[in-house]
RNA sequence: GCUUUCAAAGGAUAAUAGUCAUCCGUUGGUCUUAGGAACCAAAAACUCUUGGUGCAAAUCCAAGUGAAAGCU
Numbered sequence: 001g002c003u004u005u006c007a008a009a010g011g012a013u014a015a016u017a018g019u020c021a022u023c024c025g026u027u028g029g030u031c032u033u034a035g036g037a038a039c040c041a042a043a044a045a046c047u048c049u050u051g052g053u054g055c056a057a058a059u060c061c062a063a064g065u066g067a068a069a070g071c072u
Base pairs, nucleotide, nucleotide: 001071002070003069004068005067006066007065010024011023012022013021018055026042027041028040029039030038048064049063050062051061052060
């Protein structure tokens, strides 16, 4: 220098273009002498950035930023 892939709650990951879900964790409650486990509930995301297409974009397209792998 070139090619490919990836980027989303605190962490790890779902989501035919139809309005973002689950697990762990956190907080509150039940339970317990207390804690843990278990159960119930809640909060936490402008889906890396900027544009484009489209009735509608996490998803498709373009450019950038960052990360990983490969080639030279």